[in-house]
RNA sequence: CUGCUAUCCAGAAAGACCGAGGGACCAGGCCCGAUGACGUCUUGGCAACCUACCCCGAGUAGGUGCCAACUCCUGUUCGACCAGCCAAGUAGGUCGAAGAAGAUAUCAG
Numbered sequence: 001c002u003g004c005u006a007u008c009c010a011g012a013a014a015g016a017c018c019g020a021g022g023g024a025c026c027a028g029g030c031c032c033g034a035u036g037a038c039g040u041c042u043u044g045g046c047a048a049c050c051u052a053c054c055c056c057g058a059g060u061a062g063g064u065g066c067c068a069a070c071u072c073c074u075g076u077u078c079g080a081c082c083a084g085c086c087a088a089g090u091a092g093g094u095c096g097a098a099g100a101a102g103a104u105a106u107c108a109g
Base pairs, nucleotide, nucleotide: 001109002108003107005105006104007103008102013043014042015041016040017039021032022031023030026075027074028073029072044067045066046065049063050062051061052060053059071101076098077097078096079095080094081093082092085089
């Protein structure tokens, strides 16, 4: 990097350093940020995917992961409802389901 499977509305922050952008990409929106974001390090915590052990318990230890906002929201398809036009049909709003993309873990290449 590619494929498979599972999960993604819960949960969990302090200190130091740095110094201007950041929230994956594109577009729109919204938000975080000199009261210092993002990032790095240390410590702490959450969680329970994998492994080992066990007194078999949401146990202990280890390998990952994670610690603003649903994966920040929308984008594609289908359905229900609302409202407009006589209708067809199309754009709009709310909700639900699926999908795409992405993230993490495990296994395989």